[in-house]
This is a predicted structure of a 349-nucleotide part of an RNA (small-subunit ribosomal RNA, central domain) from Trichopus zeylanicus subsp. travancoricus. The full RNA is in RNAcentral, with records from SILVA. Rfam family: Bacterial small subunit ribosomal RNA. Lineage of the source: Eukaryota > Embryophyta > Dioscoreaceae > Trichopus > Trichopus zeylanicus.
Context: one part of a larger RNA
RNA sequence: UUAGGCAUAAAGCAUCUGUAGGUGGCUUUUCAAGUCUGCCAUCAAAUCCCAGGGCUCAACCCUAGACAGGCGGUGGAAACUACCAAGCUAGAGUACGGUAGGGGCAGAGGGAAUUUCCGGUGGAGCGGUGAAUGUGUAGAGAUCAAAAAGAACACCAAUGGUGAAAGCACUCUGCUAGGCUGACACUAACACUGAGAGAUGAAAGCUAGGGGAGUAAAUCAGAUUAGAUACCCUAAUAGUCCUAGCCAUAAACGAUGGAUACUAGGCACUAUGCAUAUCGACCCGUGCAGUGCUGCACCUAAUGCGUUAAGUGUCCCACCUGGGGAGUACAUUCACAAGAAUGAAACUC
Numbered sequence: 001u002u003a004g005g006c007a008u009a010a011a012g013c014a015u016c017u018g019u020a021g022g023u024g025g026c027u028u029u030u031c032a033a034g035u036c037u038g039c040c041a042u043c044a045a046a047u048c049c050c051a052g053g054g055c056u057c058a059a060c061c062c063u064a065g066a067c068a069g070g071c072g073g074u075g076g077a078a079a080c081u082a083c084c085a086a087g088c089u090a091g092a093g094u095a096c097g098g099u100a101g102g103g104g105c106a107g108a109g110g111g112a113a114u115u116u117c118c119g120g121u122g123g124a125g126c127g128g129u130g131a132a133u134g135u136g137u138a139g140a141g142a143u144c145a146a147a148a149a150g151a152a153c154a155c156c157a158a159u160g161g162u163g164a165a166a167g168c169a170c171u172c173u174g175c176u177a178g179g180c181u182g183a184c185a186c187u188a189a190c191a192c193u194g195a196g197a198g199a200u201g202a203a204a205g206c207u208a209g210g211g212g213a214g215u216a217a218a219u220c221a222g223a224u225u226a227g228a229u230a231c232c233c234u235a236a237u238a239g240u241c242c243u244a245g246c247c248a249u250a251a252a253c254g255a256u257g258g259a260u261a262c263u264a265g266g267c268a269c270u271a272u273g274c275a276u277a278u279c280g281a282c283c284c285g286u287g288c289a290g291u292g293c294u295g296c297a298c299c300u301a302a303u304g305c306g307u308u309a310a311g312u313g314u315c316c317c318a319c320c321u322g323g324g325g326a327g328u329a330c331a332u333u334c335a336c337a338a339g340a341a342u343g344a345a346a347c348u349c
Stems, first nucleotide, its partner, number of pairs: 003321003007303002012317001014200004021193003025088004033081002035077006042070002049065001051063004091190001092187003096182004103176007110153001114149003119144003125135002161168002205246006214240002219235001222232001257316006265294006272287003299304001322349003331342004
C1' cells in the first nucleotide's frame, strides 16, 4: 500500500464556522469527455500459455499460434455520470402567526449565612474527632442590638430546561442570538461534508491594576509514628473574586465524528399543534421536535447496543497498525514564561 478497523482491545480532532476538494433531488433536451462496442495499426526477440516435433525419457531445444491487457486512430450506441438548455418542489432557505427556556452581554436591587468591628448583659473557660500548639480576668466563648466587607445564591429542583462545546440558576429591567411549532406565500437544489484556515474553549498557571469575607497549594507550629517532608489539628501566603490581556490543555466522556434514508413495540417526561371532552382545567386519541427507561429482529469477542443504533445502505472528514523506549530526543512553529503543537530512531521484550 491493499485490506480490516476506530464505546470498553491501537484508533473520533474539545467544539463549531467555513475555503479548496469530494459527493449530491425529480422531469425533458443537447453533446459525446467518462462509459460500452466494431475495425485498423502498434506493444523487438527470448520468456509465460498452448499445439506439433527433436534429443532413448525428462530438463532442454525447434516450429506454429492465441487469450487477456495498454496506447493511438477511425466508425457507431446514448441507459448512467459529466456538459448545454428549459422546467418542477419532496431537500435547503426567506417572509408571516405563535411558543418554551439557568442561551449570551450590560445595569439595578435583595435576603440568609460567615468574618471583623463598636456597645450592652454576664463572669471562666473557649477551641480541637483524642491531645497539644492556639486563645481568654487587659473580660474570651455565650447572648442582644448597631455598622462594614467580600464571596456564594437554601427551598423551588426533576431521570427537568438550554447552549456548538466549554458551560449556564436569588430577583427585576434593557439589548441580543438560536430552537420548536403552525398555516401557507415566495426562491428554485441555493445541499452534505470539509484538508489547510479561522473562531470559541473548564480548572490551574502568567502579566498589569484593583479586591480580599470564607477557604486554602506553599509554609510555620502541634500531634501521630521507628521515621512522618503525609493522613488529623491550630494558624496562614499565593490563588480563588473583578477589569484588561495571555495560555490552549482535561477521564474537554456518551471513552461512541457529521449528514441522510430505511428497519417491531411498550412506558414516562419536556415544548407545541390537531381532535375530543368540559362551566373550566385535566384524562383518552393523534402529529412534530427533544429527553430517558425497557425491549423484538439485527449486530457484537462478550458486556451490551437496539428509530437518540454499536442494525441495514450511501457520502465526506479525522485517526489506528505489537509492548517498552516515548508523547521522549532533535528540528520547526507558537507562547512573557510555564509549556503547547508537530514528532522519530538506536536498543530491548